Predicted 3D model of a 706-nucleotide part of an RNA (large-subunit ribosomal RNA, domain II) from a termite gut metagenome. The RNAcentral record of the full RNA draws on SILVA. It matches the Rfam family "Bacterial large subunit ribosomal RNA". Rfam links the family to the GO terms ribosome and structural constituent of ribosome. Its mean pLDDT, the model's own confidence on a scale to 100, is 82.
Context: one part of a larger RNA
RNA sequence: ACCUGCGAGUUACGGUAUGCAGCAAGGUUAAGUGAUAGAAGUCACGGAGCCGAAGGGAAACCGAGUCUGAAGAGGGCGCGGCAAGCUAACGCUUGCUUGAAGUUGCAUGUCGUAGACCCGAAGCCAAGGUGAUCUAGUCAUGAGCAGGUUGAAGCUCAGGUAAGACUUGAGUGGAGGACCGAACUAUAAUCUGUUAAAAAAGGUAUGGAUGACUUGUGACUCGGAGUGAAAGGCUAAACAAACCUGGAAAUAGCUGGCUCUCCCCGAAAUGCCUUUAGGGACAGCCUCAUACAAAAUUACCGGAGGUAAAGCACUGGAUGGACUAGGGGGCUUCACCGCCUACCAAACCCAAUCAAACUCAGAAUGCCGGAAAUCAACGUAUGGGAGUGAGACUGUGUGCGACAAGGUUCGUAGUCAAGAGGGAAACAGCCCAGACCAACAGCUAAGGUCCCGAAAUACCGCUCAGUGUAAAAUGAUGUGUAAGUACAAAGACAGCCAGGAGGUUGGCUUAGAAGCAGCCAUUCCUUAAAAGAGUGCGUAAUAGCUCACUGGUCGAGUACUUAUGCGCAGAUAAUGUAACGGGGCUAAGCGGUAUACCGAAGCUAUGGAUCAGCAUGAAAACAUGCUGGUGGUAGGGGAGCAUUCCAUGGACUGAUGAAGGCUGUUUGUAAGAACAGCUGGAGGGGAUGGAAGAGAGAAUGCAGGU
Numbered sequence: 001a002c003c004u005g006c007g008a009g010u011u012a013c014g015g016u017a018u019g020c021a022g023c024a025a026g027g028u029u030a031a032g033u034g035a036u037a038g039a040a041g042u043c044a045c046g047g048a049g050c051c052g053a054a055g056g057g058a059a060a061c062c063g064a065g066u067c068u069g070a071a072g073a074g075g076g077c078g079c080g081g082c083a084a085g086c087u088a089a090c091g092c093u094u095g096c097u098u099g100a101a102g103u104u105g106c107a108u109g110u111c112g113u114a115g116a117c118c119c120g121a122a123g124c125c126a127a128g129g130u131g132a133u134c135u136a137g138u139c140a141u142g143a144g145c146a147g148g149u150u151g152a153a154g155c156u157c158a159g160g161u162a163a164g165a166c167u168u169g170a171g172u173g174g175a176g177g178a179c180c181g182a183a184c185u186a187u188a189a190u191c192u193g194u195u196a197a198a199a200a201a202g203g204u205a206u207g208g209a210u211g212a213c214u215u216g217u218g219a220c221u222c223g224g225a226g227u228g229a230a231a232g233g234c235u236a237a238a239c240a241a242a243c244c245u246g247g248a249a250a251u252a253g254c255u256g257g258c259u260c261u262c263c264c265c266g267a268a269a270u271g272c273c274u275u276u277a278g279g280g281a282c283a284g285c286c287u288c289a290u291a292c293a294a295a296a297u298u299a300c301c302g303g304a305g306g307u308a309a310a311g312c313a314c315u316g317g318a319u320g321g322a323c324u325a326g327g328g329g330g331c332u333u334c335a336c337c338g339c340c341u342a343c344c345a346a347a348c349c350c351a352a353u354c355a356a357a358c359u360c361a362g363a364a365u366g367c368c369g370g371a372a373a374u375c376a377a378c379g380u381a382u383g384g385g386a387g388u389g390a391g392a393c394u395g396u397g398u399g400c401g402a403c404a405a406g407g408u409u410c411g412u413a414g415u416c417a418a419g420a421g422g423g424a425a426a427c428a429g430c431c432c433a434g435a436c437c438a439a440c441a442g443c444u445a446a447g448g449u450c451c452c453g454a455a456a457u458a459c460c461g462c463u464c465a466g467u468g469u470a471a472a473a474u475g476a477u478g479u480g481u482a483a484g485u486a487c488a489a490a491g492a493c494a495g496c497c498a499g500g501a502g503g504u505u506g507g508c509u510u511a512g513a514a515g516c517a518g519c520c521a522u523u524c525c526u527u528a529a530a531a532g533a534g535u536g537c538g539u540a541a542u543a544g545c546u547c548a549c550u551g552g553u554c555g556a557g558u559a560c561u562u563a564u565g566c567g568c569a570g571a572u573a574a575u576g577u578a579a580c581g582g583g584g585c586u587a588a589g590c591g592g593u594a595u596a597c598c599g600a601a602g603c604u605a606u607g608g609a610u611c612a613g614c615a616u617g618a619a620a621a622c623a624u625g626c627u628g629g630u631g632g633u634a635g636g637g638g639a640g641c642a643u644u645c646c647a648u649g650g651a652c653u654g655a656u657g658a659a660g661g662c663u664g665u666u667u668g669u670a671a672g673a674a675c676a677g678c679u680g681g682a683g684g685g686g687a688u689g690g691a692a693g694a695g696a697g698a699a700u701g702c703a704g705g706u
Base pairs, nucleotide, nucleotide: 001706002705003704004703005702006701011114012113013112014111015110016109017108018107019106020105021104022103023102026051027050028049032045033044034043035042036041055062056061065077066076067075068074080097081096082095083094084093085092086091117257118256120254124247125246126245128244129243130242136221137220138219139218140217141216142215143214144213145211147180148179149178150176154172155171156170157169158168159166184208185207186206189204190203191202192201223239225235226234227233260640261639262638263637264636265635270283271282273280274279284388285387286385287384288383289382290381291380292379296374297373298372300370301369302368303367310359311358315355316354317353319351320350321349324345326344327343328341329340330339331338391416392415393414394413395412396411397410399408400407421432422431423430436608437607438606441604442603443602447598448597449596450583451582452581456595458593459592460591461590462589468585474569475568478566479565480564481563482562483561484560485559486558487557495553496552497551498550499549501526502525503524506520507519508518532547536545537544609630610629611628612627613626614625615624616623617622641695643692644691645690646689647688648687652684653683660679661678662677663676664675665674666673667672
């Protein structure tokens, strides 16, 4: 890993709802007893007790009333319904009325108490027990420590002394938690090993190595206890409380798993509270039953409102001007008075503005009500059963954030969630469209129609950048369209030819300054077709070249501005083109127009199934017809299939071959069923009911096999 088997809502007692059955103002027995041959079962007895028929009060107690209370008050909780009459009303009277519904049992749903669907902790407790063959410490008794070095005390001799003390030297001696270093012991470092040779080792190097040394054997101390040169260390490969057994199926708001089929409906990820936030309670949203009769949409009519946009009448912000208090500065004065001000500036005025917490005003939508029409089961109430209470993205209106985020918080609509199909290359949340089933039929949506790849090589424009097939500020005689202004056949624009002068070298300045270093300005006047007291180059200054301006030549548009379409530059990234899905395309790109076609599980056509409502038929089932439906997670409801056992039951069936196995055929919407052949070798089982150890692919499931 696979195969086979096993493997999870059960049982008891109560509550509650629904269904069925019995009896009914009543219903029902429990323990127990008796009968039946008997302890199983059945029948009978047994009325204790329980529920209901009356409530109120804490209770005594009273009772269609009662409690509170001083109360014939008021109020609370109770006391059947209908009709008529009277009454202002409350209410009273009369009449009619089978008018009241429970209870017991069984079944099913669900809740409670129990292990309560199954498996899963770490832990807690025990006056239950087992452990010191590991290891910690201790006791008793044994054992071990190559070799070498150092050379304490003491002693002897010599020196020394009167003798001593003492001292030095020599010798002897052999002390030491002394030195070096094997065995032995240890581990601070490092390498290897890390599915190891080893569940702690090996190599290198290292510490101790006569000692607080090492070690054998035997013994003692233990679980809130021991032992500890103390690390919370060690107490049998596990210790901030060992191991075994028990309480015990501890508890688990957590994770995982939970077994056949079909049909109908179908959510939520929100509000409020929560030692609450990944859990709950109540509400919301789903389903089923019962009862009732509404619900929705649209045009119309009537309402409330203060948002968007807007506005400045209020509250505030903010700009310019005018006017003018106050302040600053200057002048004047001995001081007062006074004057000036390109300074700051309140209020008022004018102009132009801004606002979620401004509004003189003010929409569209939405909301409420009315009465119509349309639609067709959508609504409300009560009760049984839930799940949900992590939501995601997209468009749009706000807040937060950085007018960031696949960010975050609200409102609103959609999709996904729980939705398949077509498109977007691929792509939960985008676009189109909601899959009952079948088939080699047709029409369309989004999107497409050169090839991959189903379907157009239509027309009119634009683009030349492979733009299309990524991007900004900004820049540019790219090019199309629309408009404006000026000049132009009295000849423009560009080019070419010619002129471009005189007073004058304007004045000043200056060494010089002559159009052209600089300063000045009534930059003037003359001749002219025109010519600046000069546009640039140039000279030391002149000179020279040139421009403005004018004429000629030429012969038709020229120059500038605005708006807009499509393009250009700006343009740089990491494996390999790699920013059309690819080929490739000058349209097969972009804009427009027209007609075709393709294209989905959409729609239509054909056949069939099923559900709901209605109609017809005797009709609750059944048949026919009409109308409408049939995506679906959590979840609710309905109908079935199969397995084992039991009853009817002494049915029936089997060696002329049961069950089981293998293969095939037929059949049912499915779970499944029937039959045939082979195998097998002794039981099996239709129908109707009943009862469950009642369905396996998942639980790092359990056991076995391979």